RNA sequence: GGUAGGGUACUCAAGCGGUCAACGAGGGCAGACUGUAAAUCUGCUGGCAUAGCCUUCGAAGGUUCGAGUCCUUCCCCUACCA
Numbered sequence: 001g002g003u004a005g006g007g008u009a010c011u012c013a014a015g016c017g018g019u020c021a022a023c024g025a026g027g028g029c030a031g032a033c034u035g036u037a038a039a040u041c042u043g044c045u046g047g048c049a050u051a052g053c054c055u056u057c058g059a060a061g062g063u064u065c066g067a068g069u070c071c072u073u074c075c076c077c078u079a080c081c082a
Stems, first nucleotide, its partner, number of pairs: 001081007010026003018065001027045006046054003058074005
């Protein structure tokens, strides 16, 4: 340099253009249970003034009524080829 795959929350990870602040697991917090702890169970886990609003899926643009998802360029990672 070429080809292919990938980058999503604290970590891993799923994700048909609308049903998505985003399945699930881990971690964390709170509670139940327990003599204590572990295990197990329940709830919460982006922010806020919580009805709802705002922001967010590598970066910047674009398409669209609407983008994590489609298009363009760039950055980074992995494999193969050279």

This is a predicted structure of an 82-nucleotide RNA (transfer RNA) from a bacterium. The prediction has a mean pLDDT of 81.